Context: one part of a larger RNA
RNA sequence: GAUUGAACGCUGGCGGCAUGCCUUACACAUGCAAGUCGAACGGUAACAGGUCUUCGGACGCUGACGAGUGGCGAACGGGUGAGUAAUACAUCGGAACGUGCCCAGUCGUGGGGGAUAACUACUCGAAAGAGUAGCUAAUACCGCAUACGAUCUGAGGAUGAAAGCGGGGGACCUUCGGGCCUCGCGCGAUUGGAGCGGCCGAUGGCAGAUUAGGUAGUUGGUGGGAUAAAAGCUUACCAAGGCGACGAUGGAUAGGUGGUCUGAGAGGACGAUCACCCACACUGGGACUGAGACACUGCCCAGACUCCUACGGGAGGCUGCAGUCGAGAAUCUUCCGCAAUGCGCGAAAGCGUGACGGAGCAAUGCAGAGUGUGUGAUGAAGGUCUUCGGAUUGUAAAGCACUGUCAACAGGGACGAAUAAAAUGACGGUACCUGUAGAGGAAGCACCGGCUAAAUACGUGCCAGCAGCCGCGGUAAUACGUAUGGUGCAAGCGUUAUUC
Numbered sequence: 001g002a003u004u005g006a007a008c009g010c011u012g013g014c015g016g017c018a019u020g021c022c023u024u025a026c027a028c029a030u031g032c033a034a035g036u037c038g039a040a041c042g043g044u045a046a047c048a049g050g051u052c053u054u055c056g057g058a059c060g061c062u063g064a065c066g067a068g069u070g071g072c073g074a075a076c077g078g079g080u081g082a083g084u085a086a087u088a089c090a091u092c093g094g095a096a097c098g099u100g101c102c103c104a105g106u107c108g109u110g111g112g113g114g115a116u117a118a119c120u121a122c123u124c125g126a127a128a129g130a131g132u133a134g135c136u137a138a139u140a141c142c143g144c145a146u147a148c149g150a151u152c153u154g155a156g157g158a159u160g161a162a163a164g165c166g167g168g169g170g171a172c173c174u175u176c177g178g179g180c181c182u183c184g185c186g187c188g189a190u191u192g193g194a195g196c197g198g199c200c201g202a203u204g205g206c207a208g209a210u211u212a213g214g215u216a217g218u219u220g221g222u223g224g225g226a227u228a229a230a231a232g233c234u235u236a237c238c239a240a241g242g243c244g245a246c247g248a249u250g251g252a253u254a255g256g257u258g259g260u261c262u263g264a265g266a267g268g269a270c271g272a273u274c275a276c277c278c279a280c281a282c283u284g285g286g287a288c289u290g291a292g293a294c295a296c297u298g299c300c301c302a303g304a305c306u307c308c309u310a311c312g313g314g315a316g317g318c319u320g321c322a323g324u325c326g327a328g329a330a331u332c333u334u335c336c337g338c339a340a341u342g343c344g345c346g347a348a349a350g351c352g353u354g355a356c357g358g359a360g361c362a363a364u365g366c367a368g369a370g371u372g373u374g375u376g377a378u379g380a381a382g383g384u385c386u387u388c389g390g391a392u393u394g395u396a397a398a399g400c401a402c403u404g405u406c407a408a409c410a411g412g413g414a415c416g417a418a419u420a421a422a423a424u425g426a427c428g429g430u431a432c433c434u435g436u437a438g439a440g441g442a443a444g445c446a447c448c449g450g451c452u453a454a455a456u457a458c459g460u461g462c463c464a465g466c467a468g469c470c471g472c473g474g475u476a477a478u479a480c481g482u483a484u485g486g487u488g489c490a491a492g493c494g495u496u497a498u499u500c
Base pairs, nucleotide, nucleotide: 001500002499004497006496007495008494009493010492014368016366017365018364019362020361027324028323030322031321032320035072036071037070040069041068043065044064047063048062049061050059051058052057079280080279081278089204090203091202092201093200094199097197098196099195102193103192104191105190106189107188108187109186110144112142113141119134120133121132122131123130124129150159151158152157164185165184166183167182168181169180172179173178213243215241218240219239220238221237222236223235224234225233255277256276257275258274259270260269261268262267282303283302284301285300286299305316306315307314308313333359335358336357337356341355342353343352344351345350372402373401374400375399382393383392384391385390406441408436409435410434411433412432416427444489445488446487447486448485449470450469451468455484456483457482458481459480465472466471
């Protein structure tokens, strides 16, 4: 000199764009953060319409729809960096794999069955919840048939599928529901693709030898098992290997990278925000479901902690968004909206979304524009200094003449909104434009001995104090304190801390 997710002191008028718990991966009140589909199903708790009504109500008939069965999603998105020195990351390669939704192709979608929730009745329990009996549906579940592909094979053969729903409709049939035809969406088998994911290898990136030996599933082989898949991944047997001074092993520290800061560069330091990857979700362990998890707002077990309880038993997990306590030098609103972008579900309308879009708070940072302009010498008054002549503050002020940025008020008022057309804006009556009045509302901070731009007076008297280094102060202090003047930067300025 540059730098910062900064903090502290003094000061503070404006809008824009960014950023904002670096410490206790401490504990958390409250609300919200993952739903959706009636075009899968039986239905009808609520609302509205309709019909009937004995005016009490009844009827799922319609729009719709609570709870339930079922499907898809919930493995994404969001957070944090505890662990991890290699099961991670970066780069370059590899072969023995998987894949819901999506795209392209081929072949199918025939015929049956038994349940069960909801519901009703009863029972137990303080609650959470649970039980018994009865009824019912499906794109829920289970057989049978068939098998272009597919799998297995002793090459003969064997094994294994499926589900329907909606719109429209001329004949024909009808048990009046429909069948049937057609279009759309779905379902099953299989091939390929895209994207995504799992696995293996090489190389690279950190500090210490005051860590020198370490290893028995250890290194390799064979048989069995497991997996989507290669493999000591696992198991039995066999062999005795494999690593290490080119630093093994153990201990300390640490998420990695793109990048960021600095520097002429080489380097050095760092890894907030943004992007990619990894890991974690109260602590430890485990599997289930599923295309995908060993699953942040799923399940089970153990533990610590908190809460409810009728003492028998139950409930919970903010390292999501806000917010609270605590810790700390220190870090924000219990806000608005799904209008946009995206995601989930849905045929769609749409619904949901603390992702996201915005607003709020903070000079935390960056860049910007202001706090007036011109004129004005009796060089006014006042202040300070003085050699008492004057000098300086100083064109500074006053006065005179103007301007209207920002802020204020009033009127108008968007883009962002996609479409053939219409409708749809949280931000927001915001940005922006026009008008009105008036210099009116808007400057501080540090420093002035040398380094280093800028000096005098008074007070103090090795005291009080200053200080980055040298050093200043013991009665004429340009170094302490105050004043005047000056210098530097400026809505900031200094100090402290950090890195180069």

The part of an RNA shown here (small-subunit ribosomal RNA, 5' domain) has 500 nucleotides and comes from an uncultured prokaryote.
Rfam family: Bacterial small subunit ribosomal RNA. Gene Ontology terms of the family: ribosome and structural constituent of ribosome.
The RNAcentral record of the full RNA draws on ENA.
The prediction has a mean pLDDT of 89.